A computed fold for a 63-nucleotide RNA from uncultured Faecousia sp., annotated as Glycine riboswitch aptamer. Its mean pLDDT, the model's own confidence on a scale to 100, is 79. The sequence is in RNAcentral, with records from MGnify. The source organism's lineage runs through Bacteria, Clostridia, Eubacteriales, Oscillospiraceae and Faecousia.

RNA sequence: UUCCGGGAGAGACCGCACAUGCGGCGCCGAAGGGGCAGAAACUCUCAGGCAAAAGGACGGGAA
Numbered sequence: 001u002u003c004c005g006g007g008a009g010a011g012a013c014c015g016c017a018c019a020u021g022c023g024g025c026g027c028c029g030a031a032g033g034g035g036c037a038g039a040a041a042c043u044c045u046c047a048g049g050c051a052a053a054a055g056g057a058c059g060g061g062a063a
Stems, first nucleotide, its partner, number of pairs: 001063004006058001011025001013024004026050003032046001033044003
C1' cells in the first nucleotide's frame, strides 16, 4: 500500500414545497483542513456529519 471485518459522537427537529429539493435554528468532532516553539485523539468547525445507507480517525488479521 491492498483486501477483510471492528469502528464513536450529534434533531428520523421545524417550516415551505410535493416531491426526494430549499430555508431556519440547534448540535457533533474520528476523513480532510486551520491554529500552537513543535506535535496531538488538544483546539477551531472552513468543509463534512447528526434514522438508515455512505463516509469514518484508530487499531486487528492476511498478502